[in-house]
This is a predicted structure of a 1507-nucleotide RNA (small-subunit ribosomal RNA) from a Pseudomonadota bacterium. Rfam family: Bacterial small subunit ribosomal RNA. The prediction has a mean pLDDT of 84. The source organism's lineage runs through Bacteria, Pseudomonadati and Pseudomonadota. The RNAcentral record of the sequence draws on ENA.
RNA sequence: GAACUGGAGAGUUUGAUCCUGGCUCAGAGCGAACGCUUGCGGCGGGCUUAACACAUGCAAGUCGAGCGCAUGGCUUCGGCCAUGAGCGGCGAACGGGUGAGUAACACGUAGGUCAUCUGCCUUUCGGUGGGGGAUAACUGGGGGAAACCCUAGCUAAUACCGCAUGCGGCCCAAGGGUCAAAGCAGCAAUGCGCCGGAAGAUGAGCCUGCGUCCGAUUAUUUAGUCCUAGUUGGCGGGGUAACGGCCCACCAAGGGUACGAUCGGUAGCUGGUCUGAGAGGAUGAUCAGCCACACUGGAACUGAGACACGGUCCAGACUCCUACGGGAGGCAGCAGUGGGGAAUAUUGCGCAAUGGGGGAAACCCUGACGCAGCCACGCCGCGUGAGUGAUGAAGGCCUUCGGGUUGUAAAGCUCUGUCGGGAGGGAAGAAGUUCUGACGGUACCUCCCAAGAAAGCGCCGGCUAACCCUGUGCCAGCAGCCGCGGUAAUACAGGGGGCGCGAGCGUUGCUCGGAAUUACUGGGCGUAAAGCGUACGCAGGCGGAUCGAUAAGUCGGGCGUGAAAUCCCAGGGCUCAACCCUGGAGCUGCGCUCGAGACUGCCGAUCUUGAGUACGGGAGAGGUGGGUGGAAUUCCUGGUGUAGCGGUGAAAUGCGUAGAUAUCAGGAGGAACACCGGUGGCGAAAGCGGCCCACUGGCCCGAUACUGACGCUCAUGUACGAAAGCGCGGGGAGCAAACAGGAUUAGAUACCCUGGUAGUCCGCGCCGUAAACGAUGAGUGCUGGCUGCUGGGACACCUUUCAUUGUCUCAGUGGCGUAGCUAACGCGUUAAGCACUCCGCCUGGGAAGUACGGCCGCAAGGCUAAAACUCAAAGGAAUUGACGGGGGCCCGCACAAGCGGUGGAGCAUGUGGUUUAAUUCGAAGCAACGCGAAGAACCUUACCUGGGUUUGACAUCCCCGGAACCGGCCUGAAAGGGUUGGGUGCCAUCGCAAGAUGGAGCCGGGAGACAGGUGCUGCAUGGCUGUCGUCAGCUCGUGCCGUGAGGUGUUCGGUUAAGUCCGGCAACGAGCGCAACCCCUAUCGCCAUUUGCCAUCAUUCAGUUGGGCACUAUGGCGAGACCGCCGGUGACAAACCGGAGGAAGGUGGGGAUGACGUCAAGUCCUCAUGGCCCUUAUAUCCAGGGCUACACACGUGCUACAAUGGCUACUCCAAAGGGCGGCGAAGUCGCGAGACGAAGCUAAUCUCAAAAAAGUAGCCUCAGUUCGGAUUGAAGUCUGCAACUCGACUUCAUGAAGCUGGAAUCGCUAGUAAUCGCGGAUGAGCAUGCCGCGGUGAAUACGUUCCCGGGCCUUGUACACACCGCCCGUCACACCAUGGGAGUUGGCCGUGCCCGAAGUCGUGAUCCCCAACCGCAAGGAGGGGAACGCCUACGGCAAGGUCGGCGACUGGGGUGAAGUCGUAACAAGGUAGCCGUAGGGGAACCUGCGGCUGGAUCACCUCCUUU
Repeated sequence: GAACUGGAGAGUUUGAUCCUGGCUCAGAGCGAACGCUUGCGGCGGGCUUAACACAUGCAAGUCGAGCGCAUGGCUUCGGCCAUGAGCGGCGAACGGGUGAGUAACACGUAGGUCAUCUGCCUUUCGGUGGGGGAUAACUGGGGGAAACCCUAGCUAAUACCGCAUGCGGCCCAAGGGUCAAAGCAGCAAUGCGCCGGAAGAUGAGCCUGCGUCCGAUUAUUUAGUCCUAGUUGGCGGGGUAACGGCCCACCAAGGGUACGAUCGGUAGCUGGUCUGAGAGGAUGAUCAGCCACACUGGAACUGAGACACGGUCCAGACUCCUACGGGAGGCAGCAGUGGGGAAUAUUGCGCAAUGGGGGAAACCCUGACGCAGCCACGCCGCGUGAGUGAUGAAGGCCUUCGGGUUGUAAAGCUCUGUCGGGAGGGAAGAAGUUCUGACGGUACCUCCCAAGAAAGCGCCGGCUAACCCUGUGCCAGCAGCCGCGGUAAUACAGGGGGCGCGAGCGUUGCUCGGAAUUACUGGGCGUAAAGCGUACGCAGGCGGAUCGAUAAGUCGGGCGUGAAAUCCCAGGGCUCAACCCUGGAGCUGCGCUCGAGACUGCCGAUCUUGAGUACGGGAGAGGUGGGUGGAAUUCCUGGUGUAGCGGUGAAAUGCGUAGAUAUCAGGAGGAACACCGGUGGCGAAAGCGGCCCACUGGCCCGAUACUGACGCUCAUGUACGAAAGCGCGGGGAGCAAACAGGAUUAGAUACCCUGGUAGUCCGCGCCGUAAACGAUGAGUGCUGGCUGCUGGGACACCUUUCAUUGUCUCAGUGGCGUAGCUAACGCGUUAAGCACUCCGCCUGGGAAGUACGGCCGCAAGGCUAAAACUCAAAGGAAUUGACGGGGGCCCGCACAAGCGGUGGAGCAUGUGGUUUAAUUCGAAGCAACGCGAAGAACCUUACCUGGGUUUGACAUCCCCGGAACCGGCCUGAAAGGGUUGGGUGCCAUCGCAAGAUGGAGCCGGGAGACAGGUGCUGCAUGGCUGUCGUCAGCUCGUGCCGUGAGGUGUUCGGUUAAGUCCGGCAACGAGCGCAACCCCUAUCGCCAUUUGCCAUCAUUCAGUUGGGCACUAUGGCGAGACCGCCGGUGACAAACCGGAGGAAGGUGGGGAUGACGUCAAGUCCUCAUGGCCCUUAUAUCCAGGGCUACACACGUGCUACAAUGGCUACUCCAAAGGGCGGCGAAGUCGCGAGACGAAGCUAAUCUCAAAAAAGUAGCCUCAGUUCGGAUUGAAGUCUGCAACUCGACUUCAUGAAGCUGGAAUCGCUAGUAAUCGCGGAUGAGCAUGCCGCGGUGAAUACGUUCCCGGGCCUUGUACACACCGCCCGUCACACCAUGGGAGUUGGCCGUGCCCGAAGUCGUGAUCCCCAACCGCAAGGAGGGGAACGCCUACGGCAAGGUCGGCGACUGGGGUGAAGUCGUAACAAGGUAGCCGUAGGGGAACCUGCGGCUGGAUCACCUCCUUU
């Protein structure tokens, strides 16, 4: 210096968040099993199932020093030794096995036994004298197959029986009576025994307190009703070792039970074991204590002890033997076998040790035990090598092709020897000086050999540690939960790599933990599951103040006990550890005792503050009964009066000329009580409303007096309990389920309308439920305020009084809010705050408030109340969006107001469809459709048919040949193929040269790497684009608020085209957007002046020329416009309105410019690109065809239908562009398209080029026309290799439809629409399209109700793939579990009756038998047996209870990618929804009555807060 020491979370509901809540995982454990794998050793463990059946062997014997006999051997003949069966003694009741039964004094713990026993053992006292008669063995006879039995005879004892004695024991009436014994061994000493007591020890019996599983769907709820008849008690007996109904007779009528009897289910109990921080929970293998059982059931005998595992008897089932007559058996002892099962070992060695039985001992026996064998079943230990070794080898895998990784890993070199093999030595365990070792030649030691023989399993999406490739393609498969897989899978499968553990690793099953998810420690109930509809109240629980007493609870000390083992601590022993040993601590408990006296309890006494009573006031739709009143509806009668009324979104059914509705008068009847009326009042709740009367309950206030804790809560119980509903009897005006009709509708069993019965009303009796709600149990105390209302009281002011007002106060009822609480919403002295007491209730969703059972009810139904199965959620509150047949504000050619169109016609063009060999492909609401295509005759071209090519039409590299290149001929549709001729270049080197060689470029041939693909995937992508939308929005930093998602800022008041600006504000700033900066255009100035311009001068046909640069124009630079100025409005703002000036006025007009993002929007056919696919073809070349088809349908356009027009003629004025492979003038020809022609122009120069509408003049005169031009014929022009399929244009002829276009629909707000022409791009030619240009040039906008789109704020939501959302029920199909069910079948249980084995007990008169004692004997005493009786196992009969199996048919339920019908719910869900009840209906549902807000919206009222 000790026994202390101990607490982790994660995944999954959502778009996201917080909470609630379940499911799942990570941990530890196991007598385990299964899969893969396996080197060694130590220590442990090993049928959890069939308490199923067992072959074979063994597991309990021993003693000759108790006894006789037989056999064998030896003998010194005395006898001795051994063996066998038997008599006798002790043991066999221990040890060993198992857990079936048992919910019990079985077990645990603490006690009791004055109610008991105890062989062997220990201590102690006393005794051990003297006799007797049998019997087994054995022999003879007999029966039987056997087992075994019968009979006659012989014999011994420590076997049996009298007598004596009596220290003593027992009984007792106190006199007395009664009860014993055995010997053996030894030469002996002596030893071992025997008998009777007394004590001890040990063991056992019995009794008691407390503890000890689940079910009340096992209880007519405190007892006549549930259980109980030996039941409970008593008296007397019997019986036992002993108390006791243990048993019996009699008497009494008790006893148990809600603190759970009885019944049912399950189970051996404990020390302990596992888990857990603990409290607990689960468990009861191995070891230890107790109990129970021994084939099943019953029974006793013997004995100290048994109702006896390896004893007996009986019954039963089963197995075996048999001569069929009869017998034998009991592994839940150790091994072992079969069987069952997912599953559990050797028919081993030894008594050497420990222990047990017998014996004086030697010794014998001992499957107890000690050891060994098998099994990774568990725990523990060890090894499979160590060092060095980089060309980072090879191989594998990956790769961005550079490399990376496996990897110091291997090889190689050096070393070691655990383990393994061989050899040698070799224990302890032995106690008891000798002898004795199964294990075992084992552990251990020494030497030698050799890296030699020794690594796997699971996992790698998150949780959870570990990632790549390939294959597969919602398949195959995985999966503990969430979830992976539909062509780029770290999730499947394989490979490589990695991570984890390691002779193991995973899986499955089970337990505890995590789970505070049953909450004692340690939870909740307004909205998540959860407060009984309300009250009264027995039991129970809890309970004010003071004093005293007590000591049950409570607290402390001591004593006893709490077995050992285990756990913990310290120390020690095996080389360590596991394991074992020693000591300690602990065992949280129980009992006894002593003490304390605060608190609780009990007892006694007192008190007044809790509670109550009395007195005086007060308010009230509190209740019950009776009476009464007016308004209104309806009906009836009468009058007036006439054609309609009524009803709706609009109608119709209905009523009315037989006189309605309307109106007046009178009458009848029922029901309900306007205004007052109010988050006003009363009541426990349900609920209560005209007025009056009677009876009656409760409450509040005030001031005194009294009682003296009389109180609070309340399981069971009792009473009350809206509406609907039920029974009987009334009543019935209105309303109104059902029902009928009319509408609506796709349908309309509804919503709307017209009618209408139960019912609604009354009396009596049932029912007992509601969103019976404040979704908030009752009671008490405490804890800031402000402000209303109701009923009292006090005071003050005013006042004649009433009334009013103010302050304070009591009771009640509202609103807002502090602290605090809450997941949040919210609650907040009327708590959901802080505490206490009592009751009720909850424990994931669905199945289901259902089934079964029970209770209640006339019924409807109510109360109580599950499970199988199924899901990974179901939920609450709040957030952000989106949405609403919600609201508010505001924009936009959104509507409206206008103008012109489309939809009708013909044609053009695109699309769908159809067709086709092909009609290539894409685009698909807006945002595809004159779109990609700014222009398909070939080409384009991607399609089809046919003909060709295969390193390729194109790129890079290699080899060979040749310059390139340019021709000719044949064949062919061409591509291509064949053949032939010409031609020889550039650079470098060598060489005199000829020439050769090499190189660059190009061509041809060849080989392979590769090319190529308008093939697929736009849902793998980049880029680009469309769209919302030129809409005004989208965000960030810091701060602040919120647990958080998130909010604030960005909301609000104004204002703007605008998140534009101003003001305010827990915000202050900032970014991307808006605006501005850019371009064009409108005015002016300056500069410049050709190709432009021309006022002045000259000139001409002509700005043609000279000249000029004023003007125009051109194109540079500037100016100008900013709400700057004035007035008004507004908040002294921003801004708006008006005005002046100005070319222009409030972003002057137009353009460019497109925030964060949305649509898996579009495009792989522009381009780029991952992956996949094709490779003599999906590549490539060529010819021809197709993309141009045509019954149809749609989009976009053109031209028209005419007179605001057409035609003819004349005449005026642009802008912006284009032009060398071009524009092309003049001139000539042609009716014309055009041709010829060629000047000029690389363009302010030349040219296209004529502008057209307009204007002027004429004709046409309303007609299918002098409108319209399609179609067709003929003839041409131009481009082009080529206009057949399939171009444009011209001329002549032809002259179709069409006379203003249904439903519907488009554009446009000013230089706009409309209308008119001009130009350009598009590589010959080819626009009604597209892109531009100018000319002429309107109408209308009251306004924002409505349609569409959008912005902001707000509200509801069950939506979040976001309303094209979600979602309900019937029906149909498949599967699953389950209820009912005529019955059928089985288990268990109790009851009654019958039968009655063995056996104890009783009887044993009669019958049979008998050695000991008495008697000479006969006989007696006594004993035994038969027989009988009670009890009783098994069995049988009868009616029941209870639990299960099967079951035709039937009921609902659950589950299941794409079934049917509808649309109920979520938004005001399109009729607000929901609850209870009733009726109806294919279904969701609809309707009536009452209730709730868990209803949106608008208006009004009231209240509160702020200014």